Transfer RNA from an Isosphaeraceae bacterium, 73 nucleotides, folded computationally. Its Rfam family is "tRNA". About the family: Transfer RNA (tRNA) molecules are approximately 80 nucleotides in length. The sequence is in RNAcentral, with records from ENA. The source organism's lineage runs through Bacteria, Pseudomonadati, Planctomycetota, Isosphaerales and Isosphaeraceae.

RNA sequence: GAUCCCGUCGUCUAGCGGCGAAGACAUCCCUUUGACGUGGGGAAGAGCGGUGGUUCGAGUCCACCCGGGAUUA
Numbered sequence: 001g002a003u004c005c006c007g008u009c010g011u012c013u014a015g016c017g018g019c020g021a022a023g024a025c026a027u028c029c030c031u032u033u034g035a036c037g038u039g040g041g042g043a044a045g046a047g048c049g050g051u052g053g054u055u056c057g058a059g060u061c062c063a064c065c066c067g068g069g070a071u072u073a
Stems, first nucleotide, its partner, number of pairs: 001072007010025004018056001027043005049065005
């Protein structure tokens, strides 16, 4: 340099164009216990790497850029 893959709550993952962006763990609250833990119930937490474009509508498609990774020269 070329080709390909990834970039979503604190973390790990889901989300084959139609959103109120889902789940687990972690955090906080209530409950259970003599207490801790476990269990049960609940809450908060991301607008989806950035900028444009396509579309009635984009996390999802396209372009470029940024970051990470793989292969290759």